[in-house]
RNA sequence: ACGGACUUCUGGAGAGACUUGUCCAUUAGAGACAGGCGCCGAAGGGGCAAAGCAUAUGCUCAAUCUCUCAGGCAAAAGGACAGAAGAUAAGUA
Numbered sequence: 001a002c003g004g005a006c007u008u009c010u011g012g013a014g015a016g017a018c019u020u021g022u023c024c025a026u027u028a029g030a031g032a033c034a035g036g037c038g039c040c041g042a043a044g045g046g047g048c049a050a051a052g053c054a055u056a057u058g059c060u061c062a063a064u065c066u067c068u069c070a071g072g073c074a075a076a077a078g079g080a081c082a083g084a085a086g087a088u089a090a091g092u093a
C1' cells in the first nucleotide's frame, strides 16, 4: 500500500392476524405453553456440478440451486444481499 474480518446508518422479500385446549389478561388480544393441518426460504445448517487430484468403489469443491434440521408465516424483532461511511483481524506485496 492492497485487503477487508468487524462496526454504524439506510434499503431489504416470501408464507395461516389458521385452528383445538390450558394459562395470563380483559374493551379486545395480534401474548405464553402444548397439540392439529397447511405454507415460506434471504439468519444459521445439510447436499450436489464443472474443474482439479487420485486411479479400487474415491478426495477436494459454489450458489440467490436444492433440503427444510433450525428459523419464519399481522405488527415488532430478525433478515441473505445492496448502498454509504469507517476499519490494523487474517492474509498478500
Stems, first nucleotide, its partner, number of pairs: 001092002006086006016037001018036006038073003044069001045067003051060003